[in-house]
Context: one part of a larger RNA
């Protein structure tokens, strides 16, 4: 490289957008680049193959044939691919009318709780644990009542419920804003799919500058436990967690399952629509999601099974024994931490 693969054995980029590239719906006409057929030229000799022959045989050699699967030119064919022109509406997009939603951004507001402060009542304990102690408390704690401050998070509703490409999103109101779904006719007329490089977004932790700091809490200190205890338990507690702006660019970023399209039994729950029958409850049909079970089929099995891991097509990414190693070196990126790309010796 070919092949074979990628849920769990090695292997789907964290996710989108998207240039180049690859691939691409239906009909007609034409062209003839690919394609197919005929012809011509060329394809040195030797070699290889076949048939003969010569050295006693063989290797070797000689003669003839075939072959040289290729290239060039030319005459044709027109099914398929391609190209050009014209047309179509089943893909795609737009329009109109509805509609669900923690989708995003900004501003404003709310109550519960924790902590702290002030004041009142009140007195000796409180707290914590397996048991304790460190700790707090007669300078009045814990408990309780009233008032105040401040920060963070939004109980119940809440649901294999919803929304979002993924990360993710949950109190209420307002403004701005993205996408989806359903129904309907109309419009455009293949405008599509995928996507190396690129580019944007991307949890937590971490970093820079400036704020903020209630609770929690790496580090740290103390008390316990223990043979020890740099832990688990307890009392404290700083970064951080929060906000603004900028960086970082990684996760078991998981459905460990790339995206798109078509096809292939059903049953049952649920979310959002539409149609229809029925007085209603509800039934039936259908579209889009989200679950459970299950046939065919698949699979090493577990299991998957119209939300495929089935049957196919297009395009991209990735894998090729374990360790060394996602490391070294180099390069690029980063303030740094580090990230991305990515070996070999050696060894089993």
């Nucleotide at each position: 490289c070919u092949g074979g693969g990628c849920u769990u054995a090695a292997a789907g980029c964290g996710u989108g957008c998207g240039c180049a590239g690859g691939c691409g719906g239906a009909a007609a006409u034409g062209a003839a680049a690919g394609u197919c057929g005929g012809g011509a030229g060329u394809g040195a000799a030797a070699u290889c193959c076949c048939a003969g022959g010569g050295c006693u045989c063989a290797a070797c050699c000689c003669u003839g044939g075939a072959a040289c699967u290729g290239c060039u030119c030319u005459c044709g064919a027109a099914a398929c691919u391609u190209c050009a022109u014209u047309u179509c509406u089943a893909g795609a997009a737009u329009u109109c009318g509805a509609u669900a939603g923690a989708g995003g951004c900004a501003g404003g507001g709310g109550g519960a709780a924790u902590u702290c402060c002030u004041a009142g009542u009140g007195u000796a304990g409180a707290g914590g644990u397996g048991a304790a102690a460190u700790u707090c408390g007669c300078a009045g704690a814990u408990a309780u009542u009233a008032g105040g401050a401040g920060g963070a998070a939004c109980a119940c509703c809440a649901g294999u419920g919803g929304c979002g490409u993924a990360g993710g999103c949950g109190c209420c109101c307002u403004g701005c804003u993205g996408g989806g779904u359903c129904g309907a006719u109309a419009u455009u007329g293949a405008c599509g799919c995928u996507c190396a490089u690129g580019u944007a977004c991307g949890a937590a932790a971490g970093c820079g500058u400036g704020g903020g700091g209630a609770g929690c809490a790496a580090a740290c200190a103390g008390g316990a436990u223990u043979a020890g205890a740099u832990a688990c338990c307890c009392u404290g507690g700083u970064a951080g967690u929060c906000c603004a702006c900028g960086c970082u660019g990684u996760a078991a970023a998981c459905g460990a399952u790339g995206u798109a399209u078509g096809c292939u039994a059903g049953u049952u729950g649920u979310u959002g629509g539409a149609g229809u029958c029925u007085u209603a409850a509800g039934g039936c049909u259908u579209c889009a999601g989200u679950g459970a079970c299950g046939c065919a089929g698949a699979g090493a099995a577990a299991u998957c099974a119209u939300u495929a891991a089935g049957c196919a097509u297009a395009c991209c990414g990735c894998c090729u024994g374990g360790g060394g190693a996602g490391u070294a070196c180099g390069a690029c990126c980063g303030c740094a931490a580090g990230g991305u790309u990515a070996a070999a010796a050696c060894u089993c």
Molecule: small-subunit ribosomal RNA, central domain
Organism: uncultured bacterium